A computed fold for a 350-nucleotide part of an RNA from an uncultured bacterium, annotated as small-subunit ribosomal RNA, central domain. RNAcentral holds the full RNA, with entries from ENA. It matches the Rfam family "Bacterial small subunit ribosomal RNA".

[in-house]
Context: one part of a larger RNA
RNA sequence: CUGGGCGUAAAGCGUGCGCAGGCGGUUUGUUAAGCGAGAUGUGAAAGCCCCGGGCUCAACCUGGGAAUUGCAUUUCGAACUGGCGAACUAGAGUCUUGUAGAGGGGGGUAGAAUUCCAGGUGUAGCGGUGAAAUGCGUAGAGAUCUGGAGGAAUACCGGUGGCGAAGGCGGCCCCCUGGACAAAGACUGACGCUCAGGCACGAAAGCGUGGGGAGCAAACAGGAUUAGAUACCCUGGUAGUCCACGCCGUAAACGUUGUGUGCUAGGUGUCGCGGGUAUUGACCCCUGCGGUGCCGGCGUUAACGCAUUUAGCACACCGCCUGGGGAGUACGGUCGCAAGACUAAAACUC
Repeated sequence: CUGGGCGUAAAGCGUGCGCAGGCGGUUUGUUAAGCGAGAUGUGAAAGCCCCGGGCUCAACCUGGGAAUUGCAUUUCGAACUGGCGAACUAGAGUCUUGUAGAGGGGGGUAGAAUUCCAGGUGUAGCGGUGAAAUGCGUAGAGAUCUGGAGGAAUACCGGUGGCGAAGGCGGCCCCCUGGACAAAGACUGACGCUCAGGCACGAAAGCGUGGGGAGCAAACAGGAUUAGAUACCCUGGUAGUCCACGCCGUAAACGUUGUGUGCUAGGUGUCGCGGGUAUUGACCCCUGCGGUGCCGGCGUUAACGCAUUUAGCACACCGCCUGGGGAGUACGGUCGCAAGACUAAAACUC
């Protein structure tokens, strides 16, 4: 290289945008680079192969042919690919009218609860556990009532509901803003798909500076448990959790399933929009499009299972795998304040 694979055996980059590259709809004209056919030249000799000849045969030697699948020049062809020209509308996009939504950013605001502070009432316990103890409380706790402070999170609705590329997003109101879907038309006219590098986003934890700090809570302290208990349980409790700005760039970042397109039985639920039927009306029933679930056939799969949201049948492009350990490590490089991240071996060993 050919070849086989990537849901669970090794293997889909965490996700998107996207330059180069690869691939690319319908009709027509043209071109002749790819492509096909012919011719010419060349493709040394020897060897291999075929047909002969010479050593008594053979090995060996020798004559001729074939082959040399290639390259160049030239002539012809024009289906397909490419180039150029013209056109088209089924891909893609734009506009108009609507719809749903925890999509994103900023500002404001509300109620419940926890904690704390002040005050009132009130008296001996409270708290905690398997049982206790540490702890809190006669300097008046816990309980209860009133007032206040402050931070964080938004019960019910709430739903294999919705939105987002992924991470993720949940009280209410306002401002700014992205995307999706439906229905009809009108318009542009292949403007498309994928994407090595690159760029951007990216939970939690962690880091830097400044703020904030109610609850929770690594570390830590104490009490228990235990043979021990650097734990599980309990009482406390600091980073952190929150905000602003800047880093980090990881994850069981999972659907362990890359993206796009077309095709291939059904049944049933649900969300958004439409058509028909029907009704006073929400419904019901039939049906179209887009999402999201369950069940199930063909097919597929090692099996489990998947099964129009495909792991089926195909095409395009990217990424990745190649026995276990050593090791996602060392070294080098790039990035980072650091923690570390990314790239990534070998000896040796089974």